[in-house]
Description: This is a predicted structure of a 150-nucleotide RNA (c-di-AMP riboswitch aptamer (ydaO/yuaA leader)) from a Dehalococcoidia bacterium. Lineage of the source: Bacteria > Bacillati > Chloroflexota > Dehalococcoidia. It was read from a public genome assembly, where an Rfam model found it.

RNA sequence: UGGGGUGACAUGCCUAAUUGCCGCUCGGGAGGGCGGUGACCGGGGGACCCAAACUACUGGGGUGAAUCUCAGAGCGAUGGCGCUUCGAGACGGGCGAACUGACCGGCCCGAACCCGACAGCUAACCUCGGAGGCAAUGGGCUCAGCCCGG
Numbered sequence: 001u002g003g004g005g006u007g008a009c010a011u012g013c014c015u016a017a018u019u020g021c022c023g024c025u026c027g028g029g030a031g032g033g034c035g036g037u038g039a040c041c042g043g044g045g046g047a048c049c050c051a052a053a054c055u056a057c058u059g060g061g062g063u064g065a066a067u068c069u070c071a072g073a074g075c076g077a078u079g080g081c082g083c084u085u086c087g088a089g090a091c092g093g094g095c096g097a098a099c100u101g102a103c104c105g106g107c108c109c110g111a112a113c114c115c116g117a118c119a120g121c122u123a124a125c126c127u128c129g130g131a132g133g134c135a136a137u138g139g140g141c142u143c144a145g146c147c148c149g150g
Stems, first nucleotide, its partner, number of pairs: 011135004018039009040130006050120001059118001060115004067090004072085005091110005099145004103140002
């Protein structure tokens, strides 16, 4: 000097997943934990009206960006399919470090879980959640607004 690992705090990111006060408590400190009580953020159920409207199967539904189509290969079914993998297209989502919007351009994601035969919307009302996972000086003499410091 460069790289890697570990602990704490700070900063930033995905996400609803933040925060004030009080009490007890841990710590050398910065700060943390538990409980209570508020604020704020987010989800579900739930009338009239509206929408839908029969039967059947391959039930149906929710959170979330996380879906759809076409073609190939493999496996399972037996014949309407399902799962895995690979490619292409459409579409959806995130990030680049004062902040917001736009422009150009670059890099990524398209999972997972839950309800349990059952739910359209939905005022009143009822009810639930506020977790977890990451990053390392970080694209631009681009435009507009705006914040801070000198």